Molecule: FMN riboswitch aptamer (RFN element)
RNA sequence: UUAUAUCUUUGGGGCGGAGUGAAAGUCUCCACCGGCAGUAAAGUCUGCGAAGAGCGCGGAGCGCUCCCGAGCGGGUGAAAUUCCCGCACCGACGGUCAUAGUCCGGAUGAGAAAAGAAUUUU
Numbered sequence: 001u002u003a004u005a006u007c008u009u010u011g012g013g014g015c016g017g018a019g020u021g022a023a024a025g026u027c028u029c030c031a032c033c034g035g036c037a038g039u040a041a042a043g044u045c046u047g048c049g050a051a052g053a054g055c056g057c058g059g060a061g062c063g064c065u066c067c068c069g070a071g072c073g074g075g076u077g078a079a080a081u082u083c084c085c086g087c088a089c090c091g092a093c094g095g096u097c098a099u100a101g102u103c104c105g106g107a108u109g110a111g112a113a114a115a116g117a118a119u120u121u122u
Stems, first nucleotide, its partner, number of pairs: 003119002006117005016030004031102002033091002035048004043089002052066006071087005093105003
């Protein structure tokens, strides 16, 4: 310096106010939140992860496939759907005295990945 099959650690935020009601953190109005990598700094671009479905293997588990939300206009600039201004939009499954991005649960789980250590190669 490069690489790696090893180990360790880290690795998701948010309902505050008002209204209606027998009952709502679930409805209505206002408010609030935004995983990882890439790229001019991104919830909305590209790719990935989590959730869900199917198939395979005797099981555990793992692998493969499917599925996988939402942005425009203007400005600056060499470069921005990423910054600035304006106005929008989106959010798994199960549960619940009442319909959930924000409550509870699977989950003290899993995980993209990040940092460090170790080892090996040149």